[in-house]
RNA sequence: UGCCGAUAAAGCCAAACCACGAGUAAUCGUGGGACGGAAAGCCACGGGUCCCGAAUGCUCGGGAUAGCCGGGUUGCCGAA
Numbered sequence: 001u002g003c004c005g006a007u008a009a010a011g012c013c014a015a016a017c018c019a020c021g022a023g024u025a026a027u028c029g030u031g032g033g034a035c036g037g038a039a040a041g042c043c044a045c046g047g048g049u050c051c052c053g054a055a056u057g058c059u060c061g062g063g064a065u066a067g068c069c070g071g072g073u074u075g076c077c078g079a080a
C1' cells in the first nucleotide's frame, strides 16, 4: 500500500414518526428524533420500484429513489 473488518480508539451518518416549508405527485429541505449503517460519503451508468403526462398500441417522454441491487469514485482507523 492492497485485501479485509475487531467486544479496539476517535468520531460520523440518521429510519419511522412529529413540526414547518417546497413540489401536481413520487419525494425533498430545515429542526427534533434514533431504526439502523463500515462507506447509510458522492455519482442516476445498468436494472428494479415509485410518481406525472401521452397512448390504448407496441409503448414513449419527464421526474424521484444512492437507506433496493449492481457498478464507478473518494475517505477514517489498523487487530486477526
Stems, first nucleotide, its partner, number of pairs: 004078002012037002017032006035067001041073003045070003048065007
A computed fold for an 80-nucleotide RNA from Syntrophaceae bacterium UBA2188, annotated as c-di-GMP-I riboswitch aptamer. It matches the Rfam family "c-di-GMP-I riboswitch aptamer". Rfam links the family to the GO term cyclic-di-GMP binding. The source organism's lineage runs through Bacteria, Pseudomonadati, Syntrophia, Syntrophales and Syntrophaceae. The sequence was found by an Rfam model in a public genome assembly.